Predicted 3D model of a 72-nucleotide RNA (transfer RNA) from a Patescibacteria group bacterium.
It matches the Rfam family "tRNA". Rfam classes the family as a transfer RNA.
Lineage of the source: Bacteria > Bacteria candidate phyla.
The sequence was found in a public genome assembly.

RNA sequence: GUGGCCAUGGUGCAACGGUUAGCACAGCGGGUUGUGGUCCCGCUGAUAUGGGUUCGAUUCCCAUUGGCCACC
Numbered sequence: 001g002u003g004g005c006c007a008u009g010g011u012g013c014a015a016c017g018g019u020u021a022g023c024a025c026a027g028c029g030g031g032u033u034g035u036g037g038u039c040c041c042g043c044u045g046a047u048a049u050g051g052g053u054u055c056g057a058u059u060c061c062c063a064u065u066g067g068c069c070a071c072c
Base pairs, nucleotide, nucleotide: 001071002070003069004068005067006066007065010025011024012023013022018055027043028042029041030040031039048064049063050062051061052060
């Protein structure tokens, strides 16, 4: 340099073009407990960036950025 794959809370993952963007762990608050842990309830927190298509985009298209793989 060329081609392919990937990018969603702090972490690991979901999400037929119409969802309140969901789950687990972590964090915070409360309950339980003599304390802690376990267990239970609740809360906070996310779509890499910029355009395009569409009535509507996490999802489709283009470019950029970053990561991984292959070839040279």